[in-house]
């Protein structure tokens, strides 16, 4: 400077173009003498990195921008 892949809940990751789930942390409860472990139950994402476009309808398609990585030069 080229080219790719990534950007989603506090953390880690899912998700045919049609009401964004799971794990984990966190808070309640059960166990226990008490704590930790299990168990069960809840809160969780205004506007899904920003900013346009397609489309009846976009987390997903396009088109830019910022950011992380990995190649190439």
């Nucleotide at each position: 400077g080229c080219g790719g892949a990534c950007g989603u809940a506090g953390c880690u990751c899912a998700a045919c173009g049609g009401u964004a789930g799971a794990g984990u942390u966190c808070c309640g409860g059960c166990c226990u003498u008490c704590c930790a472990c299990g168990c069960c139950g809840g809160c969780g994402a205004u506007g899904a990195u920003c900013g346009g476009g397609u489309u009846c309808g976009a987390a997903u398609c396009c088109c830019g921008c910022c950011g992380u990585c990995c190649g190439c030069u």
The prediction has a mean pLDDT of 81. This is a predicted structure of a 73-nucleotide RNA (transfer RNA) from Cohnella sp. OV330. NCBI's taxonomy places the organism under Bacteria, Bacillati, Bacilli, Paenibacillaceae, Cohnella. Its Rfam family is "tRNA". About the family: Transfer RNA (tRNA) molecules are approximately 80 nucleotides in length. Rfam links the family to the GO term triplet codon-amino acid adaptor activity.